Overview:
Small-subunit ribosomal RNA, central domain from an uncultured bacterium, 348 nucleotides, folded computationally.

[in-house]
Context: one part of a larger RNA
RNA sequence: CUGCGUAUGAGGGUUAUCUCGGCGGCUUUGCAGUCAGAUGUGAAAUCUAUGGGCUCCUCCCAUAAACUGCAUUUGAAACUGUAGAGCUUGAGUGAAGUAGAGGCAGGCGGAAUUCCCCGUGUAGCGGUGAAAUGCGUAGAGAUGGGGAGGAACACCAGUGGCGAAGGCGGCCUGCUGGGCUUUAACUGACGCUGAGGCACGAAAGCGUGGGUAGCAAACAGGAUUAGAUACCCUGGUAGUCCACGCUGUAAACGAUGAUUACUAGGUGUGGGGGGUCUGACCCCUUCCGUGCCGGAGUUAACACAAUAAGUAAUCCACCUGGGGAGUACGGCCGCAAGGUUGAAACUC
Numbered sequence: 001c002u003g004c005g006u007a008u009g010a011g012g013g014u015u016a017u018c019u020c021g022g023c024g025g026c027u028u029u030g031c032a033g034u035c036a037g038a039u040g041u042g043a044a045a046u047c048u049a050u051g052g053g054c055u056c057c058u059c060c061c062a063u064a065a066a067c068u069g070c071a072u073u074u075g076a077a078a079c080u081g082u083a084g085a086g087c088u089u090g091a092g093u094g095a096a097g098u099a100g101a102g103g104c105a106g107g108c109g110g111a112a113u114u115c116c117c118c119g120u121g122u123a124g125c126g127g128u129g130a131a132a133u134g135c136g137u138a139g140a141g142a143u144g145g146g147g148a149g150g151a152a153c154a155c156c157a158g159u160g161g162c163g164a165a166g167g168c169g170g171c172c173u174g175c176u177g178g179g180c181u182u183u184a185a186c187u188g189a190c191g192c193u194g195a196g197g198c199a200c201g202a203a204a205g206c207g208u209g210g211g212u213a214g215c216a217a218a219c220a221g222g223a224u225u226a227g228a229u230a231c232c233c234u235g236g237u238a239g240u241c242c243a244c245g246c247u248g249u250a251a252a253c254g255a256u257g258a259u260u261a262c263u264a265g266g267u268g269u270g271g272g273g274g275g276u277c278u279g280a281c282c283c284c285u286u287c288c289g290u291g292c293c294g295g296a297g298u299u300a301a302c303a304c305a306a307u308a309a310g311u312a313a314u315c316c317a318c319c320u321g322g323g324g325a326g327u328a329c330g331g332c333c334g335c336a337a338g339g340u341u342g343a344a345a346c347u348c
Stems, first nucleotide, its partner, number of pairs: 005318002008301001012316001015199001017197001021193003025087009034076008048064006090190001091187003094183005102176007109153001114148007124135002161168002205246006214240002219235004257315006265293007272285004297304002321348003330341004
């Protein structure tokens, strides 16, 4: 220097953005790299080949080849670099439309649970496999009316939609991000990837201050049981909710990195575009997304199959027997919990 791989065997970073770096569209010109020829040079010795001389060998001599290089010069034209000129299909901007639980803030609403008050009313209620703890004659449960407060938004609802991922669902208003379609006015390669960096990042947890209806770790009691630090029941505190700050992890999963191009079909669905005089539940669609089936191909098989795990290309990340171990030590981060980076001895 070269290699096999990463859905499920070890192995894709949680996600995005961006720096260095790596890679990069079409046409054309100059130069350099590149390639070919010629000339000069590349001392001799050495090395190599052949021949010869010492009786042979070591050794020596001759000739040839070689010295894979450098310089000058004449050309070649593909590729790469560089400098310049041009282009529009990649990328972006504009214009006209469009769907959506995308985000943030504020306001409003009804159903239900719980609690409080008042009325009616009387002996049970509740709970279970069966019970008991518990609540109730100080009037419960049931039922009617009124009030308080918190949290979540039934139906619509859909292998439906939006978002980079985490995630997002009552209604209204304001602010705001992105996508898609049509157009082709503008810029003219401005692109792709991306070590570090930076930002986001479920739940649980932490800090300060609020809030607390329901639920509910811990905890208490009742059961069950040989026991029952559980499963079941009655209660119940952190927490769940809000504001600000921290943590930075998940089976953060499609267990499938990003981007680009190409490669049979069939059938749904969401958003667009076009056509039919109009309209439609009609027809077409080289558009964007999201499902199912399936051929080639791939695969150890299962399966994947234009949303690839197919055929290729660029860049990043990661893997190298099981255990020890995601541990120890050290560094960095954190208030802590812990996170991140990450071994070895030994053993099979």
RNAcentral holds the full RNA, with entries from ENA and SILVA. Model confidence (mean pLDDT): 84 of 100.